[in-house]
A computed fold for a 141-nucleotide RNA from Metabacillus lacus, annotated as c-di-AMP riboswitch aptamer (ydaO/yuaA leader). The model forms 92% of the base pairs in the Rfam consensus.
RNA sequence: UUAAUAUUUCGGCCUAAUCUCUUAAAUGAGAACGGAGGACCCAAUUACUUGGGGUUAAUCCUGCUUUUGCAGGAGGGAUGAGAUUUUCUCUUUCGCCAUCCUACCCGUCAGCUAACUUCGUCGGCUAAAGCGAAGGAGGUC
Numbered sequence: 001u002u003a004a005u006a007u008u009u010c011g012g013c014c015u016a017a018u019c020u021c022u023u024a025a026a027u028g029a030g031a032a033c034g035g036a037g038g039a040c041c042c043a044a045u046u047a048c049u050u051g052g053g054g055u056u057a058a059u060c061c062u063g064c065u066u067u068u069g070c071a072g073g074a075g076g077g078a079u080g081a082g083a084u085u086u087u088c089u090c091u092u093u094c095g096c097c098a099u100c101c102u103a104c105c106c107g108u109c110a111g112c113u114a115a116c117u118u119c120g121u122c123g124g125c126u127a128a129a130g131c132g133a134a135g136g137a138g139g140u141c
Base pairs, nucleotide, nucleotide: 011126012125013124014123018031019030020029021028032121033120034119035118036117037116042111051109052106053105054104055103059074060073061072062071063070064069075102076101077100078099079098080097088138089137090136091135092134093133094132095131096130
């Protein structure tokens, strides 16, 4: 000097999954953000093993495989700092391109649903960065 790996801090990202108070700590409580069950009315009125249902972006199709699964395709989802589109500050969206993800649960049972009841706040990533375009707010001239 270069490359790789690991750790820590700051920053950033996915997700509802964060914050505050309290406890020596464990804990406990609250706010906020999410989910489920649950009337009248409405819907359904024929389904109930060809089971059915829920969270979610996470479904469907084809082929292979004794099976668990594997591969491919379609569809769905996430990210891409800074920057460009006349100029200053802040900010939103879209297109192409690139990279990645496509999961889990209930257990024979649940339509909607006010009151009400109830549950969750986990986990996982990131060091090097692509080009264009259409707006919004404010400021200045």